[in-house]
Context: one part of a larger RNA
RNA sequence: GGAUGAACGCUAGCGGCAGGCUUAAUACAUGCAAGUCGUGGGGCAGCAGCUUUGUAGCAAUACAGAGGCUGGCGACCGGCAAACGGGUGCGGAACACGUACACAACCUUCCUUUAAGUGGGGAAUAGCCCAGAGAAAUUUGGAUUAAUACCCCGUAACAUUUUGAAGUGGCAUCACUUUACAAUUAUAGCUUCGGCGCUUAAUGAUGGGUGUGCGGCUGAUUAGGCAGUUGGCGGGGUAACGGCCCACCAAACCUACGAUCAGUAACUGGUGUGAGAGCACGACCAGUCACACGGGCACUGAGACACGGGCCCGACUCCUACGGGAGGCAGCAGUAAGGAAUAUUGGGCAAUGGAGGAAACUCUGACCCAGCCAUGCCGCGUGGAGGAUGAAGGUCCUCUGGAUUGUAAACUUCUUUUAUAUGGGACGAAAAAAGGGUUUUCUAACUCGUCUGACGGUACCAUAUGAAUAAGCACCGGCUAACUCCGUGCCAGCAGCCGCGGUAAUACGGAGGGUGCAAGCGUUAUCC
Numbered sequence: 001g002g003a004u005g006a007a008c009g010c011u012a013g014c015g016g017c018a019g020g021c022u023u024a025a026u027a028c029a030u031g032c033a034a035g036u037c038g039u040g041g042g043g044c045a046g047c048a049g050c051u052u053u054g055u056a057g058c059a060a061u062a063c064a065g066a067g068g069c070u071g072g073c074g075a076c077c078g079g080c081a082a083a084c085g086g087g088u089g090c091g092g093a094a095c096a097c098g099u100a101c102a103c104a105a106c107c108u109u110c111c112u113u114u115a116a117g118u119g120g121g122g123a124a125u126a127g128c129c130c131a132g133a134g135a136a137a138u139u140u141g142g143a144u145u146a147a148u149a150c151c152c153c154g155u156a157a158c159a160u161u162u163u164g165a166a167g168u169g170g171c172a173u174c175a176c177u178u179u180a181c182a183a184u185u186a187u188a189g190c191u192u193c194g195g196c197g198c199u200u201a202a203u204g205a206u207g208g209g210u211g212u213g214c215g216g217c218u219g220a221u222u223a224g225g226c227a228g229u230u231g232g233c234g235g236g237g238u239a240a241c242g243g244c245c246c247a248c249c250a251a252a253c254c255u256a257c258g259a260u261c262a263g264u265a266a267c268u269g270g271u272g273u274g275a276g277a278g279c280a281c282g283a284c285c286a287g288u289c290a291c292a293c294g295g296g297c298a299c300u301g302a303g304a305c306a307c308g309g310g311c312c313c314g315a316c317u318c319c320u321a322c323g324g325g326a327g328g329c330a331g332c333a334g335u336a337a338g339g340a341a342u343a344u345u346g347g348g349c350a351a352u353g354g355a356g357g358a359a360a361c362u363c364u365g366a367c368c369c370a371g372c373c374a375u376g377c378c379g380c381g382u383g384g385a386g387g388a389u390g391a392a393g394g395u396c397c398u399c400u401g402g403a404u405u406g407u408a409a410a411c412u413u414c415u416u417u418u419a420u421a422u423g424g425g426a427c428g429a430a431a432a433a434a435g436g437g438u439u440u441u442c443u444a445a446c447u448c449g450u451c452u453g454a455c456g457g458u459a460c461c462a463u464a465u466g467a468a469u470a471a472g473c474a475c476c477g478g479c480u481a482a483c484u485c486c487g488u489g490c491c492a493g494c495a496g497c498c499g500c501g502g503u504a505a506u507a508c509g510g511a512g513g514g515u516g517c518a519a520g521c522g523u524u525a526u527c528c
Base pairs, nucleotide, nucleotide: 001528002527003526004525006524007523008522009521010520013380014379015378016377017376018375019373020372021338026336027335028334030333031332032331035080036079037078040077041076043073044072047071048070049069050067051066052065053064054063055062056061087291088290089289097215098214099213100212101211102210103209106208107207111204113202114201115200116199117198118197119153120152121151122150129142130141131140132139133138159184160183161182163180164179165178166177167176168175169174189196190195217263218262219261224254225253229251230250231249232248234246235245236244266288267287268286269285270281271280272279273278293314294313295312296311297310316327317326318325319324344370346369347368348367352366353364354363355362356361383414384413385412386411393405394404395403396402397401419465420464421463422462423461424460428455435448436447437446438445439444472517473516474515475514476513477498478497479496483512484511485510486509487508493500494499
């Protein structure tokens, strides 16, 4: 000098864009953060309509009862999603990460393309109803009922398995192709008749899993370490290879090119600095990993050993009728604590994206916005021109006077960024979807009119008013740009280093003047 997720002191006009618990992975009140589908189902608690009955009334109508008949729909069965998105950096020195290969050792819901199929039957169960237990959480028994829930039978292969034959290829275990015999294994309906689904197989895509080479911290005041340890054979297990696990057999394996142990640490793209080499760092954004009160375990599922799922142990907190129960903000806000220190218990799904749905649409603290903070970067302003009786006042001096503050002010004139007021007023909305039409084998393409904006009456534009609303901070001995007076008298004090101060201090304190930067300026901390 540059830099910062900064903090502190003094000061502070505006806007744009970014950023905002670095400490206690400490504890959490409250609200919200994952639902959706009635075009799968039985139904009808609530709402609306309709039908019907009764009562009042001349009638319109009002009230009461009944009916799932229609729109729709609480709870329930069922499907899909909840493994994404969001948070944090505890652990981990490891194939965790980066990079490059490999899998002849693997899986992949939804989606694409293709082929084939979509027969027959059955038994339950939730809900509803009845009767209970319990303070509650919850739960027991009985009766009855449906399905795209569950089960059985039939059919079926290029699928799986056994055996055999032939061929091709490979670095090896071997792989692939063709073929023969036999065995095993499927399904679900709904519909406005347009379609949406379901089962099996192949294919692509996407997402994962696994293995290996190389790379990136410190310590030898850590030198030996290891017993499923190293390898084999045979099994088990897995989507898959493998001591991953197990029985048996052998005694190996790693290590001074640093094993083991200890300490520290999420990794990377990158960021800061530097001419570079390098050094330091890994906030925000993006990719990967790990974790979800501490520890362990599996279930479901295409996918988890699952942040807002389950079980067990533990610590803590809460409720209790003392018998027993409930909970997990390292999601968004917010609270307490810790700390030098870090924000609102805000608005909206309008856009982008996600889940479900045929769709309308619903949900979405992802996201888009707004609020707070000079935390940073960038931009703008606090006026421009003229103006010498060089005014007054201040300060200084060689003091009837002069120098300086200083064109500075006053005064004259101009402008209006900004400010205030009034008026107009966006882009982001393309559309998609839904509706109508045309073309089209399918899908889709084109077209018509309608609807949808949180931000926001914001940005922006115009008009009016009037210099009107707006400057501080640090420094002035040398390094280092900028000097005099007064006070103090080795005192009070200053100080980054050298050093100032003991009666003429440009170094302390005040004043005048000056220098530097400027809505900031200094100090502290850290890195280069």
Predicted 3D model of a 528-nucleotide part of an RNA (small-subunit ribosomal RNA, 5' domain) from a Sphingobacteriales bacterium. It matches the Rfam family "Bacterial small subunit ribosomal RNA". Lineage of the source: Bacteria > Pseudomonadati > Bacteroidota > Sphingobacteriia > Sphingobacteriales. Its mean pLDDT, the model's own confidence on a scale to 100, is 85. It was read from a public genome assembly.